Overview
c-di-GMP-I riboswitch aptamer from a Gammaproteobacteria bacterium, 86 nucleotides, folded computationally. Its mean pLDDT, the model's own confidence on a scale to 100, is 85. Its Rfam family is "c-di-GMP-I riboswitch aptamer". About the family: GEMM was predicted in a large-scale screen for bacterial structured RNA regulatory elements.

[in-house]
RNA sequence: GUUGAUCAAGGGUAAACCCGGCGAAAGCCGGGGACACAAAGUCACCGGUCUAAGGGACGCGAGCCUAGGACAGCGGGACUGCCAAC
Numbered sequence: 001g002u003u004g005a006u007c008a009a010g011g012g013u014a015a016a017c018c019c020g021g022c023g024a025a026a027g028c029c030g031g032g033g034a035c036a037c038a039a040a041g042u043c044a045c046c047g048g049u050c051u052a053a054g055g056g057a058c059g060c061g062a063g064c065c066u067a068g069g070a071c072a073g074c075g076g077g078a079c080u081g082c083c084a085a086c
Stems, first nucleotide, its partner, number of pairs: 001086004012037002017032006035073001041079003045076003048071003054066003058063001
């Protein structure tokens, strides 16, 4: 540096769900819990997806549109990392 096919070794993270909390929501935090993951470590740069408090044309209303919100365990990308083999 490449690979993660195989054998490992030390391990790591933690889905759904439950409890408590924050948030308008999506979702997040803490505890429990393990579906999975060789970067499921970090980052919202690109695409995508989710929500719509606030705002907006229309509408009697229900609604509809919208990201300054969110998702890194959707994909790409950037940076960093353990071990092993070559």